Notes: A computed fold for a 115-nucleotide RNA from Hymenobacter negativus, annotated as SAM riboswitch aptamer (S box leader). Its Rfam family is "SAM riboswitch aptamer (S box leader)". Rfam links the family to the GO term regulation of gene expression. The model forms 97% of the base pairs in the Rfam consensus. NCBI's taxonomy places the organism under Bacteria, Pseudomonadati, Cytophagia, Hymenobacteraceae, Hymenobacter.

[in-house]
RNA sequence: CACUUAUCAAGAAAGGCGGAGGGACAGGCCCUGCGAUGCCUUAGCAACCAGUAGAGAUACCAGGUGCUAAAUCCUGUUCUAAGUCGGCUUCGGUCGGUUUGGAAGAAGAUAAGUC
Numbered sequence: 001c002a003c004u005u006a007u008c009a010a011g012a013a014a015g016g017c018g019g020a021g022g023g024a025c026a027g028g029c030c031c032u033g034c035g036a037u038g039c040c041u042u043a044g045c046a047a048c049c050a051g052u053a054g055a056g057a058u059a060c061c062a063g064g065u066g067c068u069a070a071a072u073c074c075u076g077u078u079c080u081a082a083g084u085c086g087g088c089u090u091c092g093g094u095c096g097g098u099u100u101g102g103a104a105g106a107a108g109a110u111a112a113g114u115c
Stems, first nucleotide, its partner, number of pairs: 002114007013042005021031003025076004043068003048064002051060003072107001077104012
């Protein structure tokens, strides 16, 4: 790097260095000289793996990871519900646009495993 499985509306920040971008991508919307992103220190959150107990469900712990702006910040593809506007209509509907929801998916992140 690739593949498989699980999870992703909860939770958790201070200081130092440094000095302009950052939030994966695109569009939006945000954060940022009241100092972002990044690095370091300390602290914290969570509990995937490990460990302990247990028949198990599960509980405890915090060793290996991870995380500590905003739902994975929102949307992205498909299907669908309701509203609304317009075209056509044999007046039954049908097609297109748009708004707000729902379901699934894609992409991404993290963990565990496989090659």